[in-house]
Context: one part of a larger RNA
């Protein structure tokens, strides 16, 4: 390369949006590119295969034939594809009518709890542990009752419940705003699927500027524990966490499972809508969950939410180590990211 893989052995991009390529319903008309069949030239010679000969045989090599799976033209076929052109509704969009939701952005309000501050009540102890101890307290602590300031975070309700594409999103209003889901069927009519490249988003930490700071806390400090003790435990405690703007661009970004579509027994829970039905209940759609048949898998699971049967596009594997390093290239304020070898060794 092919081939065969990718939940857990090496493999699915962190997530969309989407260029270009790829690939795509139903019916019917033409064209003849692809495609099928025929003919004619061509396809050097040597090689090759087959058959006969010459060297004592073979190697070697004379000769005939095959083949040369190819390319061109001329003249047909039209079922597939493809182009062009009619035409259709089931794909896909839009319309109307509805309910659901921690979807996402800005503003605004609350209570609860810790903490400080100010004042009364009140006296010796508080705090921590396995057990001290460093630490607070007679300059009045803890404990309690009032009062006020301040950040941050939203208890019950909460639920393998909802919503988002991923990260993720949870107190309550209000104001803009994004998508999914049902019913209807009067409209467009294949407008569709993936998607290199590119573009946006992207948890935590970190990074710049310039606010905030109440709790918690890397670092640091000191007390324990040890043979040590740069830990674990306990006092403190600074950056961080918070906010507004830019960066960063990575994670076990995990369901370790790319996306679309199509089929393929059931049962039993739960969200959302819908139809019958007086109710029980039953059907139906579109989400989450569990068991489980066929089949699948090494196995362990998986099973209509496939890891089953397919078919489309893209990502990505190819023995461990060396190494996600080096070195170049883009990015980037740094930190670092991405692209990513090799010798060498087993």
């Nucleotide at each position: 390369c092919u081939g065969g893989g990718u939940g857990u052995a090496a493999a699915g991009g962190g997530u969309g949006u989407g260029u270009a390529g790829g690939c795509g319903g139903g019916u019917u008309g033409a064209c003849a590119a692809g495609u099928c069949a025929g003919a004619u030239g061509u396809g050097a010679a040597a090689u090759g295969c087959c058959g006969c000969g010459g060297c004592u045989u073979a190697a070697c090599u004379g000769c005939g034939g095959c083949a040369c799976u190819g390319c061109a033209u001329c003249a047909g076929a039209a079922a597939c594809u493809g182009u062009c052109g009619a035409u259709c509704u089931u794909g896909a969009g839009g319309g109307u009518g509805g309910g659901a939701g921690a979807g996402g952005u800005a503003a605004g309000c609350g209570g609860a709890a810790u903490u400080c501050c100010u004042g009364g009540u009140g006296u010796a102890g508080c705090g921590g542990u396995g057990a001290a101890a460093u630490g607070c307290g007679u300059a009045g602590a803890u404990a309690u009752c009032a009062g006020g300031a301040g950040g941050a975070a939203c208890a019950c309700c909460g639920g393998u419940g909802g919503c988002g594409a991923a990260g993720g999103c949870g107190g309550c209003u209000u104001a803009c705003u994004g998508g999914a889901c049902c019913a209807c069927a009067a409209c467009u009519g294949a407008c569709g699927c993936u998607g290199a490249u590119a573009c946006a988003c992207g948890a935590a930490a970190g990074c710049g500027u310039g606010g905030g700071g109440a709790g918690c806390a890397a670092a640091c400090a000191g007390g324990a524990u040890u043979a040590g003790a740069u830990a674990c435990c306990c006092u403190g405690g600074u950056a961080g966490u918070c906010c507004a703007c830019g960066c960063c661009g990575u994670a076990a970004a995990c369901g370790a499972u790319g996306a679309a579509u199509a089929c393929u027994a059931g049962g039993u829970g739960u969200g959302g809508g819908g139809g019958c039905g007086c109710a029980a209940g039953c059907c139906u759609c579109c989400g989450u969950g569990c068991c489980g048949u066929c089949g699948u898998a090494a196995a362990c699971a998986c099973a209509u939410u496939a890891a089953g049967u397919a078919u489309u596009c893209c990502a990505c594997c190819u023995g461990g180590g060396g190494a996600g390093u080096a070195c170049g290239g883009c990015c980037g304020c740094a930190a670092g990211g991405u692209u990513g070898a090799a010798a060498c060794u087993c």
A computed fold for a 346-nucleotide part of an RNA from an uncultured bacterium, annotated as small-subunit ribosomal RNA, central domain.
Rfam family: Bacterial small subunit ribosomal RNA.
The RNAcentral record of the full RNA draws on ENA, Greengenes and SILVA.
The prediction has a mean pLDDT of 88.